RNAcentral holds the sequence, with entries from SILVA. This is a predicted structure of a 1516-nucleotide RNA (small-subunit ribosomal RNA) from uncultured candidatus Poriferisulfidus sp. Taxonomically the source falls in Candidatus Poriferisulfidus (Bacteria, Pseudomonadota, Gammaproteobacteria, Candidatus Poriferisulfidales). The coordinates come from a structure-prediction model, not an experiment, and the mean pLDDT is 84.
[in-house]
RNA sequence: AGAGUUUGAUCCUGGCUCAGAUUGAACGCUGGCGGCAUGCCUAACACAUGCAAGUCGAACGAGAAGGCUCCUUCGGGAGCUGGACAGUGGCGGACGGGUGAGUAAUGCAUGGGAAUCUGCCCAGUAGUGGGGAAUAACCCGGGGAAACUCGGGCUAAUACCGCAUACGUCCUACGGGAGAAAGCGGGGGAUCUUCGGACCUCGCGCUACUGGAUGAGCCCAUGUCAGAUUAGCUUGUUGGUGGGGUAAUGGCCUACCAAGGCGACGAUCUGUAGCUGGUCUGAGAGGACGAUCAGCCACACUGGGACUGAGACACGGCCCAGACUCCUACGGGAGGCAGCAGUGGGGAAUAUUGGACAAUGGGCGAAAGCCUGAUCCAGCAAUGCCGCGUGUGUGAAGAAGGCCUGCGGGUUGUAAAGCACUUUCAUCAGAGAAGAAAAUCCCGGAGCGAAUACCUCCGGGCCUUGACUUAACCUGAACAAGAAGCACCGGCUAACUCCGUGCCAGCAGCCGCGGUAAUACGGAGGGUGCGAGCGUUAAUCGGAAUUACUGGGCGUAAAGCGCACGUAGGAGGCUGAAUCAGUCAGAUGUGAAAUCCCUGGGCUCAACCUGGGAAUUGCAUUUGAUACUGUUCGGCUAGAGUUUGGCAGAGGUAAGCGGAAUUCCGGGUGUAGCGGUGGAAUGCGUAGAUAUCCGGAAGAACACCAGUGGCGAAGGCGGCUUACUGGGCCAAAACUGACUCUGAGGUGCGAAAGCGUGGGGAGCGAACAGGAUUAGAUACCCUGGUAGUCCACGCCGUAAACGAUGUCAACUAGCCGUUGGACCCGUUUGAGGGUCAAGUGGUGAAGCUAACGCGAUAAGUUGACCGCCUGGGGAGUACGGCCGCAAGGUUGAAACUCAAAGGAAUUGACGGGGGCCCGCACAAGCGGUGGAGCAUGUGGUUUAAUUCGAUGCAACGCGAAGAACCUUACCAGGCCUUGACAUCCCGCGAACCUGCCAGAGAUGGUGGGGUGCCGCAAGGAGCGCGGAGACAGGUGUUGCAUGGCUGUCGUCAGCUCGUGUCGUGAGAUGUUGGGUUAAGUCCCGCAACGAGCGCAACCCUUGUCCUUAGUUGCCAGCACGUAAUGGUGGGGACUCUAAGGAGACUGCCGGUGACAAAUCGGAGGAAGGUGGGGACGACGUCAAGUCAUCAUGGCCCUUACGGCCUGGGCUACACACGUGCUACAAUGGCCGGUACAGUAGGUUGCCAACCCGCGAGGGGGAGCUAAUCCUCAAAGCCGGUCUCAGUCCGGAUCGGAGUCUGCAACUCGACUCCGUGAAGUCGGAAUCGCUAGUAAUCGCGAAUCAGCAAUGUCGCGGUGAAUACGUUCCCGGGCCUUGUACACACCGCCCGUCACACCAUGGAAGUUGGCGGCACCAGAAGUGGUUUGCCUGACCUUAGGGAGGGCGAUCACCACGGUGUGGUCAAUGACUGGGGUGAAGUCGUAACAAGGUAGCCGUAGGGGAAUCUGCGGCUG
Repeated sequence: AGAGUUUGAUCCUGGCUCAGAUUGAACGCUGGCGGCAUGCCUAACACAUGCAAGUCGAACGAGAAGGCUCCUUCGGGAGCUGGACAGUGGCGGACGGGUGAGUAAUGCAUGGGAAUCUGCCCAGUAGUGGGGAAUAACCCGGGGAAACUCGGGCUAAUACCGCAUACGUCCUACGGGAGAAAGCGGGGGAUCUUCGGACCUCGCGCUACUGGAUGAGCCCAUGUCAGAUUAGCUUGUUGGUGGGGUAAUGGCCUACCAAGGCGACGAUCUGUAGCUGGUCUGAGAGGACGAUCAGCCACACUGGGACUGAGACACGGCCCAGACUCCUACGGGAGGCAGCAGUGGGGAAUAUUGGACAAUGGGCGAAAGCCUGAUCCAGCAAUGCCGCGUGUGUGAAGAAGGCCUGCGGGUUGUAAAGCACUUUCAUCAGAGAAGAAAAUCCCGGAGCGAAUACCUCCGGGCCUUGACUUAACCUGAACAAGAAGCACCGGCUAACUCCGUGCCAGCAGCCGCGGUAAUACGGAGGGUGCGAGCGUUAAUCGGAAUUACUGGGCGUAAAGCGCACGUAGGAGGCUGAAUCAGUCAGAUGUGAAAUCCCUGGGCUCAACCUGGGAAUUGCAUUUGAUACUGUUCGGCUAGAGUUUGGCAGAGGUAAGCGGAAUUCCGGGUGUAGCGGUGGAAUGCGUAGAUAUCCGGAAGAACACCAGUGGCGAAGGCGGCUUACUGGGCCAAAACUGACUCUGAGGUGCGAAAGCGUGGGGAGCGAACAGGAUUAGAUACCCUGGUAGUCCACGCCGUAAACGAUGUCAACUAGCCGUUGGACCCGUUUGAGGGUCAAGUGGUGAAGCUAACGCGAUAAGUUGACCGCCUGGGGAGUACGGCCGCAAGGUUGAAACUCAAAGGAAUUGACGGGGGCCCGCACAAGCGGUGGAGCAUGUGGUUUAAUUCGAUGCAACGCGAAGAACCUUACCAGGCCUUGACAUCCCGCGAACCUGCCAGAGAUGGUGGGGUGCCGCAAGGAGCGCGGAGACAGGUGUUGCAUGGCUGUCGUCAGCUCGUGUCGUGAGAUGUUGGGUUAAGUCCCGCAACGAGCGCAACCCUUGUCCUUAGUUGCCAGCACGUAAUGGUGGGGACUCUAAGGAGACUGCCGGUGACAAAUCGGAGGAAGGUGGGGACGACGUCAAGUCAUCAUGGCCCUUACGGCCUGGGCUACACACGUGCUACAAUGGCCGGUACAGUAGGUUGCCAACCCGCGAGGGGGAGCUAAUCCUCAAAGCCGGUCUCAGUCCGGAUCGGAGUCUGCAACUCGACUCCGUGAAGUCGGAAUCGCUAGUAAUCGCGAAUCAGCAAUGUCGCGGUGAAUACGUUCCCGGGCCUUGUACACACCGCCCGUCACACCAUGGAAGUUGGCGGCACCAGAAGUGGUUUGCCUGACCUUAGGGAGGGCGAUCACCACGGUGUGGUCAAUGACUGGGGUGAAGUCGUAACAAGGUAGCCGUAGGGGAAUCUGCGGCUG
């Protein structure tokens, strides 16, 4: 410090996710030791049991047990000591300890303040005199189950009450008045004594007062969470006066008076929350948190209350009410773990009913001491941090085993074993610090004092005091001995293979893995990371500049209010002075300690502990500085404004006027149609329309001018005239003197639609009706047509209200238009040019921007202010508030859900977008298919099996260039198991040939013949048989694991690269453009220049000629011969054969073209513009086809999915389709005669002559290993017949008889002959081929092959046409461009209703509960007031009584409780609304392309639904 994820790819925006650190954690697996920390975050839920606050006899009475003494009636009594239990009294139970419920301020933090109190403590001053009356304990009696309580009697005090005194204190009307105390202990020389003591002294105590310290109370300022869907709150409320009250100020309380106080700088209300030092994170700023430790606060079962006290409204005190629990004799009582342990419960989850007061600290005490669950320790827990260990060295036969393997090996791995060594820790034994200083006591000294007592202090000495502790540390002994796991290994992210599984099981933080070769699931081997831990989950910060102060944005990504005026607020020109609030600097105080940081020290180190420093960025006070900002007082004119003179304008409002057009009405002319559409129909018209002329009526809108022209803030504004009125611009002067800018709330204006009332209504026209279209058509189109559109008044307040760009100001290159001004130059006075400021446009520099683009009218560079945004959906929805007559507007969420949604640009693909071009693509023609019969292939069906594959073009006479057996892969049955075939081993035998028997055959049984070759004489080679195991075998599966081969787009003209350049980038350029071509063919131009694969050419064939060569081919001339024939001699001329060459290149001429490429025409030529044909198929596409040609990975079968055999099947047949053949006839059929080819094949073959047969064929055997033989074409031509019919057409089907092949023609061959003689009379919708030697037509040959289902396929020649105006349309393709929401690429994407399942949510008659408000009732305990009903010790008394006190009663306040009412929150609710999600549901097709009616926005109406239509707006 970043990374993954939107896309085919790119840049950006933007969310989600990850890597880090952390935790009072929990869970899973695992677990050796120690140190230091930490440990109910949930139920402030309920608590059994024990302990947690007592102490003082030196305040007091009494006084048990025990001890001592005395007396004794021996029962016991008295005294002393002792000091238990309990009581009176004092101090302490207000600290310490716990918890965080409440509390948003009576709190806390920081800094200040004045009107206060303060026990114990310190310092000081002055005292401590003299009396009295009671009362617990105790005794007696009573009540009660108990808790407890009542009555009578006795008694003490440092308990209580007067009196005296009063330095100081308090009150005061300044005269005066009021108010204290307590004693106890130690010691003691005189003196006195009732022998107790007095007295003196010391110590402790007490009283009053002053000051301090400490602690506490109160006040102020600032800071301190969220919500405005909480906007108004408040009546003791704000202030004053008098009074009361408090320690003290104060509405703290009360009476009266005034009407204030708080609030947009957020009052009130609601929700949440103890606050802080700090902790975690972060570079910081910040963000989150507030366990442990420390400070403050609050609370103590819930609520209320006071008492006591220095201090409480009191955790282990009291009273009352309530809930709960317990005891009970039912009458009544008791209790409060949020102290330490512990229990139940809750929960994912948090410890021992331990030890000790040894240390530190606290309470009491003079002290010893007692108490202390504070504390110190121990126990439990890997909960965290830190440290240590689980060995070290050597050790290659690279052991065994595991795993992988290309079978060679690799890896685990020096790892282990083995050898040598060490012993930390744990274990055992021994030894063993520190934490402890003391107090008490003794001695000495000092102080007090009369004192050598006492007491205090100092020094010395003695005796002790350890829970932890079986400790730390040290020594010894023994043994490698007792001690390693967890997660991960697709990317992010370090780490890879095998097996299993087969969209299953499962994984997953995000992206995503898994559908038979998973580095992603599970296991294993190996590896990586961390390590006594490792992972997961939860949570916080970070990364996230993803709330942006540091540090973001708003044209199109989310985001500028529709526009203006203006309040508060914010900001503000030049200059002088003052001030010093902001600002800056210094000083002082404070900012607790701990923590963090730095630097020392102590535990062996570290964690940890500790000394010092720094820091604590803050607040307050104070002293200075005065530039800037603020404030105050002056001045100025550049901002702003006013005045004057002009100018332009659809600026606004009102009134009046005008013409053209439409419609209607009246009249005239006139006749059959008009109208409307893609085409029609509805509609109108013989009752006279449309058309045309004249007249009239009415309403609405204003052609031309008209213009990226004008005006206005925006919405918006368009005939003419008048009236009133707003704003702007220009010019020149004068005046005011910052008067300015922005603007939360607020106010006004605000298209269209819509609403209310009243008018008006020509045209247009939601709704509606009809006609069309259509599968449907609630639409688009047509005919009508109501609201509305218009006017007046009043509402509404929204639009794509857009420049998708807030307002104001300043600055920053140019160039070209245009509008309204002014000035200058110039002008025949109707040219034009220039300058200045104001508008409105285009282009463009710098700069900016993700890009597109913007660019002085900024989206540039700055300043001021406002508004708005923070992933998509849910949703601009719900609820609530406000506004509205309504429609609705405005403000405006959440649950839930997704990992994207989005912007710009790029390359493609696509478009019922555009342009250019091509092709038998259409058109023009010729012939077919589709109808019939048959052949053949396919689907389907059937079957034991009908083997398998191929399936739009690009499967279907395809694999198959030959299914009767074989083939054959299928089925039935019968058999074999190292196998029909290959390699290796062992044994036997030559091999081999040939009989017989059984059987359907495979096979089995049994005979005969035969003894080979090499040889070192062991044996070997080949072959056969038998045996064991390695293995064979598989047309089993996967063409979506593959190679190879092939099809297709397409013989279409395209597809790319290097370098350079442009762009952030994907990419672009080149390859586009102008011409041209069959062609990315060529030329020109050009930020491109070149190159490659394709095109073309080179190759084969055919067309002309030449040369060479003549056998088997040829025969002109010569010769021979025949009935005849190149038959023969001969010849090479010709044809031909087969080798080589020539020829054609837009080369020549003319036109066009750009002086090009090229094209048009012509000449010559056998051939003319690639001459015809073929081979040849770029980058790629279709997961195209083929595992059944072959090869091959994986998987599967192994007495079978392998192998052999017989028979059957692949040939089935209601049907459908493809490809063909033959036909339907006279351009023909039949009969007779007759002419002319070219390929190609032939010895297991082709087969002549001749004979037989009607024929297929049979016999026969010549010739041919082939230019030699087989070897004869048919249409055609000549002649005859048939005469338009189911025929002398057509030949299916069937019957009979045969031939041939073959082991065998039944299923299931071909052919022949005789007979039979079906459909069919030219074929619906639709559809195919072909542009010349082509189509059409005619025959011939070959492969395969025993034969053949061949009408197929591949070739060959014969005869031999028609047509092409042209590119509008259909199909396919190429290039450029445009749009796109597509990229699996239009067979794309995608919207809404409906149906089903699930989820969350709104409404809802209500129901239940919580909370607080208001009104009223009620009123415990308590406090205060009143009161004479009752009681009353101290004091007073005139002796009656009084003062004072208590009980009671009552009033006021008030908790709980109750009633009513409205509010709010939550839960729930029949039913209901929409929303979201969900591999394969229904209906349509709305959007994306001109998406097939351009889309979208607002509004209104309609409709199953997406949506349609009207009106206005926008261009996205």